About this RNA: The part of an RNA shown here (small-subunit ribosomal RNA, central domain) has 350 nucleotides and comes from a groundwater metagenome. Its mean pLDDT, the model's own confidence on a scale to 100, is 91.

Context: one part of a larger RNA
RNA sequence: CUGGGUGUAAAGGGCCUAUAGGCGGUUUGCCGCAUCUCUGGUUAAAUACCGAUGCUCAACAUCGGGACAGCCAGAGAGAUGGGCUAACUAGAGGGUAGCAGGGGCAAGCGGAACUUGCGGUGUAGGAGUAAAAUCCGUUGAUAUCGCAAGGAACACCAAUGGCGAAGGCAGCUUGCUAGGCUACUCCUAACGCUCAAGGGCGAAAGCGUGGGGAGCGAAACGGAUUAGAUACCCGUGUAGUCCACGCCGUAAACGAUGCCAACUAGCUAUCGGGAGCUUCGACCCUCCCUGUAGCGAAGCUAACGCGUUAAGUUGGCCACCUGGGGAGUACGGCCGCAAGGCUAAAACUC
Numbered sequence: 001c002u003g004g005g006u007g008u009a010a011a012g013g014g015c016c017u018a019u020a021g022g023c024g025g026u027u028u029g030c031c032g033c034a035u036c037u038c039u040g041g042u043u044a045a046a047u048a049c050c051g052a053u054g055c056u057c058a059a060c061a062u063c064g065g066g067a068c069a070g071c072c073a074g075a076g077a078g079a080u081g082g083g084c085u086a087a088c089u090a091g092a093g094g095g096u097a098g099c100a101g102g103g104g105c106a107a108g109c110g111g112a113a114c115u116u117g118c119g120g121u122g123u124a125g126g127a128g129u130a131a132a133a134u135c136c137g138u139u140g141a142u143a144u145c146g147c148a149a150g151g152a153a154c155a156c157c158a159a160u161g162g163c164g165a166a167g168g169c170a171g172c173u174u175g176c177u178a179g180g181c182u183a184c185u186c187c188u189a190a191c192g193c194u195c196a197a198g199g200g201c202g203a204a205a206g207c208g209u210g211g212g213g214a215g216c217g218a219a220a221c222g223g224a225u226u227a228g229a230u231a232c233c234c235g236u237g238u239a240g241u242c243c244a245c246g247c248c249g250u251a252a253a254c255g256a257u258g259c260c261a262a263c264u265a266g267c268u269a270u271c272g273g274g275a276g277c278u279u280c281g282a283c284c285c286u287c288c289c290u291g292u293a294g295c296g297a298a299g300c301u302a303a304c305g306c307g308u309u310a311a312g313u314u315g316g317c318c319a320c321c322u323g324g325g326g327a328g329u330a331c332g333g334c335c336g337c338a339a340g341g342c343u344a345a346a347a348c349u350c
Base pairs, nucleotide, nucleotide: 003322004321005320006319007304008303012318014201015200016199017198021194022193023192025088026087027086029084030083031082033081034080035077036076037075038074039073040072041071042070043069049065050064051063052062053061054060091191092188093187094186095184096183097182098181099180103177104176105175106174107173108172109171110154114150115149116148117147118146119145120144121143125136126135162169163168206247207246208245209244210243211242215241216240220236221235222234223233258317259316260315261314262313263312266295267294268293269292270291272289273288274287275286276285299306300305323350324349325348332343333342334341335340
């Protein structure tokens, strides 16, 4: 040292993929590497432990005894792990037939609204606020009608609903493309699980080059408010928001809950599929699978709460935590155009 933990107290990596590694279904035979038993050798003495003895006792000393454990060698066991071998189908993958979906990429199309321009009607206001003012308007605004142009977003449907690994995804059509679910149990035969490193994806903001720019709108300017008002409110308004390509790599990237498998009462609602019953065909109803929710047995939890979608009971693998501040900082390294990101201390202090 072998500890205890990670929904909210410190702590689950933003997500996926996958290498090394760790772990791994059922049955047969062989090997005997791990493992176990026995025997021998060795591991100096002293020390330590047990028993006795000697100093009046003890410390101290002397004698005797016994290991544990390691290594080497020999003999044996064959369950479990491992290796080899042959087989199996419950894991995994595939096949066939169906199904649902805002999953992704690209192109085309549509209407409402908005803004601007032009034209018509029309006249003194409009806008804005708690109230105002800045502001717009007689060079004709606001309102209203017609036409044109432009950019961005898609009301209703809409849900407690769907899809995706996460980020995320919503008008309509088409093309390309990925995943999932159900039924049949037809094929392969453990091909599996997890995953340090690595690789990829990754909201918003931000950055580079070029385009675009209706509305909104950091910054900025003005008007108010106020003691002040570098704000909240109002009028303008640049970057940005949009597109293409390339970066950035973060987040309350949250279910604040890693992934996989098994097991442990139910009830209710709902998306997708199937079976049964019924029917002309259906609906309803009953049951099964997959998902999404609400409530709850046992159990768990500090409590709140969780509860077959576990935070219950177990196993496998990874990540992470170890008092507060200093600090997610300094230094170094790697990455980045930069902004900065990742990795990550200490002194000191409470």